This record gives sequence, C1' cells and structure tokens, in this order.
RNA sequence: GCCCCGGUAGCUCAUCAGGACAGAGCGCAGGAUUCCUAAUCCUGAGGCAGCGGGUUCGAGCCCCGCCCGGGGUA
Repeated sequence: GCCCCGGUAGCUCAUCAGGACAGAGCGCAGGAUUCCUAAUCCUGAGGCAGCGGGUUCGAGCCCCGCCCGGGGUA
C1' cells in the first nucleotide's frame, strides 16, 4: 500500500429486506427492605448511532470520502 472485520448510553453488546418513541446487562441516581452494609426488589436519568457528504417520502441500517481500533497479505 491492498484486503477483511469493527466504531450505537460511562462499560460490554443487541437492533436490521430502511419505516412506529433506538434497546439489554452492568454501572450511576432516588426509593423499599436491614440496627448498618452487602444482596434483593421498585423507579429514574443517560446515546441520534466515529466525522462529513450522498441516495430516499424516510437511513444506526444503502453508497462515497476521511479518521480510529483489530486481523490478514508482498
């Protein structure tokens, strides 16, 4: 250099023939329980989906460029 995979909440990861408010676990905040803590239970906040552009009535999902991480290859 080229090829492949990935980049979605603080972390780990779902989501899909493009369409309904983008979800889960952990963590975090509040509450219940307890003498206190842990555990357990309830409630809640938090992301516009690496960046930019394009296609479309509509894009996390398709196309293009770039950036970052991992793997392969002379």